[in-house]
Small-subunit ribosomal RNA, 5' domain from an uncultured prokaryote, 491 nucleotides, folded computationally. Its mean pLDDT, the model's own confidence on a scale to 100, is 82. Rfam family: Bacterial small subunit ribosomal RNA. The full RNA is in RNAcentral, with records from ENA.
Context: one part of a larger RNA
RNA sequence: GAUUGAACGCUGGCGGCAUGCCUUACACAUGCAAGUCGAAGUAACAGGCGGGAGCUUGCUCCUGCGGCGACGAGUGGCGGACGGGUGAGUAAUACUUAGGAAUCUGCCCAAUAGUGGGGGACAACUCGAGGAAACUCGAGCUAAUACCGCAUACGCCCUACGGGGGAAAGCGGAGGAUCGCUAUUGGAUGAGCCUAAGUCGGAUUAGCUUGUUGGUGGGGUAAAGGCCUACCAAGGCGGCGAUCCGUAGCUGGUCUGAGAGGACGAUCAGCCACACUGGGACUGAGACACGGCCCAGACUCCUACGGGAGGCAGCAGUGGGGAAUAUUGGACAAUGGGGGAAACCCUGAUCCAGCAAUGCCGCGUGUGUGAAGAAGGCCUGCGGGUUGUAAAGCACUUUCAGUAGAGAAGAAAAUGACGUUACCUACAGAAGAAGCACCGGCUAACUCCGUGCCAGCAGCCGCGGUAAUACGGAGGGUGCAAGCGUUAAUC
Numbered sequence: 001g002a003u004u005g006a007a008c009g010c011u012g013g014c015g016g017c018a019u020g021c022c023u024u025a026c027a028c029a030u031g032c033a034a035g036u037c038g039a040a041g042u043a044a045c046a047g048g049c050g051g052g053a054g055c056u057u058g059c060u061c062c063u064g065c066g067g068c069g070a071c072g073a074g075u076g077g078c079g080g081a082c083g084g085g086u087g088a089g090u091a092a093u094a095c096u097u098a099g100g101a102a103u104c105u106g107c108c109c110a111a112u113a114g115u116g117g118g119g120g121a122c123a124a125c126u127c128g129a130g131g132a133a134a135c136u137c138g139a140g141c142u143a144a145u146a147c148c149g150c151a152u153a154c155g156c157c158c159u160a161c162g163g164g165g166g167a168a169a170g171c172g173g174a175g176g177a178u179c180g181c182u183a184u185u186g187g188a189u190g191a192g193c194c195u196a197a198g199u200c201g202g203a204u205u206a207g208c209u210u211g212u213u214g215g216u217g218g219g220g221u222a223a224a225g226g227c228c229u230a231c232c233a234a235g236g237c238g239g240c241g242a243u244c245c246g247u248a249g250c251u252g253g254u255c256u257g258a259g260a261g262g263a264c265g266a267u268c269a270g271c272c273a274c275a276c277u278g279g280g281a282c283u284g285a286g287a288c289a290c291g292g293c294c295c296a297g298a299c300u301c302c303u304a305c306g307g308g309a310g311g312c313a314g315c316a317g318u319g320g321g322g323a324a325u326a327u328u329g330g331a332c333a334a335u336g337g338g339g340g341a342a343a344c345c346c347u348g349a350u351c352c353a354g355c356a357a358u359g360c361c362g363c364g365u366g367u368g369u370g371a372a373g374a375a376g377g378c379c380u381g382c383g384g385g386u387u388g389u390a391a392a393g394c395a396c397u398u399u400c401a402g403u404a405g406a407g408a409a410g411a412a413a414a415u416g417a418c419g420u421u422a423c424c425u426a427c428a429g430a431a432g433a434a435g436c437a438c439c440g441g442c443u444a445a446c447u448c449c450g451u452g453c454c455a456g457c458a459g460c461c462g463c464g465g466u467a468a469u470a471c472g473g474a475g476g477g478u479g480c481a482a483g484c485g486u487u488a489a490u491c
Base pairs, nucleotide, nucleotide: 001491002490003489004488006487007486008485009484010483013363014362015361016360017359018358019356020355021321026319027318028317030316031315032314035078036077037076041071042070045069048065049064050063051062052061053060054059055058085274086273087272095198096197097196098195099194100193103191104190108187109186110185111184112183113182114181115180116150118148119147125140126139127138128137129136130135156165157164158163170179200246201245202244207237208236209235212234213233214232215231216230217229218228219227249271250270251269252268253264254263255262256261276297277296278295279294280293299310300309301308302307327353329352330351331350335349336347337346338345339344366396367395368394369393376387377386378385379384400432402427403426404425405424410418435480436479437478438477439476440461441460442459446475447474448473449472450471456463457462
């Protein structure tokens, strides 16, 4: 000098665009953050139709009808593996780059062939029982795109090449369309796996390893493989640093620097890991699953003491820690995501708004004129000098802010949270808007007073003990400016 996710002190007008728990991966009250589908079904509600009763003769009650408006819970389908958060762990099962073969891939695209005929249940519901609750148990009834056989099989799977095995789901009827369903092939996308090279410090860590290294048989996986297991062999790694210890998410990049380098890895993007701590599997195309399940542990809460409930490293917010970091806001209008044929619903993703000079950028705080060089202040050699065209005065202007009006684009028909929007017009009036640090040298900028090695200053050198340009105040000046200084950190 440049820089920062900064903090502190003094000060503070506006706008645009960004950014905002770096510390305790500490604990969390409350609300929201993942639902949706009605073409399986009908408990409640509204309405309609039918039947009955009461009678105030057009209202009240009871009851039946899923065709229909809708729809709680449950069955069922798809999605809760995305999106969002955090960086604890991890020095290599990670990441980056370049290759590879032994794999899977829901939804999507293309193609081929089908979608026939049956069955038995279980929720919901009804009845009963237990429990404080969470909830649980027994009996009975029932539907389906839930479940299970049968038929069929171009292609598919297994094969000893003789053969063997395997599917489907749909609206009251018919035709058509759409959405589906089953099997298979190819694609696309996504994912798993392997190899090589690179990837911090310590040798005051020199030896490490027994499923260890390799082979055979078997198992397992979507898939190669000591991935697992039995047997056999005795290997494998290491001074080109194994093992151990410490530290650390990695990268694109960011900062600095002429570069080479050095330091860092906030925001944004890619990958990885984690979800109170540890372990485990289930379901599923995909998880060993943040807002799923089971077990153990710590903690918190409820309890009738028998037993239960919970997991903000989602968005807000609270306590705590800290020098320090925001609203318990609006909207699904846009972009995107999930479900649905659609209408639409959900979406703290996202888009916006709020707070903060935290940063960058832009603008303003007036302009011209004005010498009696006013008053006041300060200095003085008492003549004057300086503040200083500065002020006042006179003449103008109205950016920004303010008030009123009008008002886009963002949206393709409808649909705008933002929005008192941007932008434009009119009005009023210099009106509402300047500070901070420094002035001994480095380093731009000097005098007076006070103090008297005191009080104090200080980045280094050093100032201060009675004439201090170095302390404190004042006047003046210098530098930057809605900021200026200090501290911390990096080059």